Model confidence (mean pLDDT): 80 of 100. A computed fold for a 441-nucleotide part of an RNA from an Enterobacteriaceae bacterium, annotated as large-subunit ribosomal RNA, domain I. Taxonomically the source falls in Enterobacteriaceae (Bacteria, Pseudomonadati, Pseudomonadota, Gammaproteobacteria). RNAcentral holds the full RNA, with entries from ENA. Its Rfam family is "Bacterial large subunit ribosomal RNA". Its family is annotated with structural constituent of ribosome and ribosome in the Gene Ontology.
[in-house]
Context: one part of a larger RNA
C1' cells in the first nucleotide's frame, strides 16, 4: 500500500411532537373588589412541570354527559363511582406573603404598630375589620388679624401600576453616503419621555382651482421619479387633476327674550336655567382685544433665504368690522374663491401580546423561533449574555433461568419479522484505531 473483517464516530436517508410566513373570523385590555409578575406552600408516597391556596391537583350550585376515575406519570397502596363519579360549561366561595403595595418601616416575599369588634370575668394572646398619598366636590373647624382666608379635619368620587405592535405629542443622535469633509445625507430614523384608544391622528374651507368649476377628512392606484429642491454634488422629491374604498354632518360664545336667585346705592349689576342664534342666496345691530398683519430671529412646508408666498411661532410693534377681512407662490391692479382668531364627529386606514379555524413550489433537528422547549444549565459584581440535547419495537413482548466475572461486561437460553432493533437502542458514511492476510522497501 492492497484486500477482507471488526471497533470508534454520528454524516446521510427517512420521520416529526416544534417552528416560520400568511389568510379568514374573534378579541383588543387587566388593576385598590389589589393587576401583570413572583415567593412559599399544597399529593398516601412527591425532586420537577402543571393545577390550586391553610376550604390549597381542590369546595358549592345549576346545566351537559353516561362508565369509569384519583394531571404530566408507569407501578404500589388506599379510595371514589348508575344515590350518576372523573370530565366539560356557567355562576359562586376560598384565595398565605410580596408586588402600584396603600397603617409605619424594610436588605421584595420580612419586621413593628394604632383604633374598633369577637373569644376570656379581666389582662396577655389570637382572630376579623380598618388606618397611605394626591386630585376634585361638599361640609365642619379655624392663626397671625376685626370680618375673613391660609392651614387643619371629615365625607364622597376618582387616580396611581402593568401590557406585543400600532397612534399622537415633547425632546432627539451618530455610524454611514457625498468615494476626504463642513452645507447636505443618514433622519425627524434609532433612542428617551409623556399620554390615549381599540384604533389613534385628521376633519366640515378665511380650501382647491382658473374664467370652467369642485365641494369635510382619511387610505389606495395613478399623475411621477414628473414639476421642482440640491456644495444644482450625493441625493431629496411633491401637488392639482383622474380612478377607487368609505361617506355625515353637528354643537357653542355674544346681542336679545323669559324665569328664579344674589348684592346693595331700590333699579341697576351679576349669577343660574330655559329660549334665541350660529352663517356667506349672510346672522345680528352687541361683546372681546391680539390671535390678523408688519419687522427681526427660528421652525415646518418636496422647496437648503432663494423672487419665497402659504403654515407655526420667540421678541417688539399692531388693525379693520360688510363701503369689512383672508387667499389665488415676492409685490400691485383687475377678476375669481373663501370668512381666521371656539368645540365635537362614525366609516374607509395602522397593528397583533392573545383565541378559534385554515393555507403553504416554507424548515425538517448545525435547518426551522434562542428553546421539538429553556430564557433552563452555565457566565458576569451588575446591566446583561446564554447553550447543548429528538428517533428500540407494531406491541415491552425491555431478556425468566444457567455459566464466567468483585463489578462492568459477556456467552447460552428466551421474546420478536428482525437483537448486525438490547435500552450507549432506526439507518450507521468518512476521518481515526485494530485484527487477519498478500505484496513492496
Nucleotide at each position: 500500500c492492497g484486500u477482507a473483517g471488526a471497533g470508534u464516530g454520528g454524516a446521510u436517508g427517512c420521520c416529526u411532537u416544534g417552528g416560520c410566513a400568511c389568510c379568514g373570523a374573534g378579541a383588543g385590555c387587566c388593576g385598590a373588589u389589589g393587576a401583570a409578575g413572583g415567593a412559599c406552600g399544597u399529593g398516601a408516597u412527591a425532586a420537577g412541570c402543571u393545577g390550586c391556596g391553610a376550604a390549597a391537583a381542590g369546595c358549592u350550585a345549576c346545566g351537559g354527559g353516561g362508565a369509569g376515575u384519583u394531571g404530566c406519570a408507569a407501578a404500589u397502596a388506599a379510595a371514589c363511582u348508575u344515590u350518576g363519579a372523573u370530565c366539560c360549561g356557567u355562576a359562586g366561595a376560598u384565595g398565605u406573603c410580596c408586588g402600584a403595595a396603600u397603617g409605619g418601616g424594610g436588605a421584595a416575599a420580612c419586621c413593628c404598630g394604632g383604633c374598633u369588634g369577637u373569644g376570656c370575668a379581666a389582662a396577655c394572646c389570637a382572630c376579623a375589620g380598618u388606618c397611605a398619598u394626591c386630585a376634585u366636590a361638599c361640609a365642619g373647624c379655624c392663626a397671625a388679624u376685626c370680618c375673613a382666608u391660609a392651614a387643619c379635619u371629615g365625607u364622597a368620587u376618582g387616580a396611581a401600576g402593568g401590557g406585543a405592535a400600532c397612534g399622537c405629542u415633547g425632546g432627539g443622535a451618530a455610524c454611514u453616503g457625498a468615494a476626504a469633509c463642513a452645507u447636505c445625507u443618514a433622519a425627524g430614523u434609532a433612542c428617551c419621555a409623556g399620554c390615549a384608544g381599540g384604533a389613534g391622528g385628521a376633519g366640515a374651507a378665511a380650501g382647491a382651482a382658473a374664467c370652467a368649476u369642485c365641494g369635510a377628512u382619511u387610505u389606495c392606484c395613478u399623475a411621477a421619479g414628473u414639476a421642482g429642491c440640491g456644495g444644482c454634488g450625493a441625493g431629496c422629491g411633491a401637488a392639482a387633476g383622474g380612478g377607487a374604498a368609505a361617506c355625515a354632518g353637528g354643537c357653542c360664545a355674544a346681542a336679545c327674550c323669559a324665569a328664579a336667585g344674589u348684592a346693595c346705592u331700590u333699579g341697576u349689576a351679576c349669577u343660574u336655567u330655559g329660549g334665541g342664534g350660529u352663517u356667506g342666496c349672510g346672522g345680528a345691530c352687541u361683546g372681546c382685544g391680539u390671535u390678523a398683519c408688519c419687522a427681526c430671529g427660528a421652525g415646518a412646508c418636496a422647496c437648503g433665504a432663494g423672487a419665497a408666498a402659504c403654515c407655526u411661532u420667540g421678541u417688539g410693534g399692531g388693525a379693520a368690522g360688510c363701503c369689512g377681512g383672508g387667499g389665488g407662490g415676492a409685490c400691485c391692479a383687475c377678476c375669481c374663491c373663501c370668512c381666521a382668531a371656539g368645540c365635537c364627529u362614525a366609516a374607509a386606514u395602522a397593528c397583533u401580546c392573545c383565541u378559534c379555524g385554515g393555507u403553504g413550489a416554507c424548515c425538517g433537528a448545525u435547518a426551522g423561533c434562542g428553546u421539538a422547549u429553556a430564557g433552563u444549565a452555565c457566565u458576569g459584581u451588575g446591566a446583561a449574555g446564554g447553550a447543548a440535547a429528538g428517533g428500540u419495537g407494531a406491541a415491552a413482548a425491555g431478556a425468566a433461568c444457567c455459566c464466567c466475572g468483585g463489578g462492568a461486561g459477556g456467552g447460552g437460553a428466551g421474546u420478536g419479522a428482525a437483537a448486525a432493533a438490547g435500552a450507549a437502542c432506526c439507518u450507521g458514511a468518512a476521518a481515526c484505531u485494530c485484527u487477519a492476510u498478500g505484496u513492496u522497501u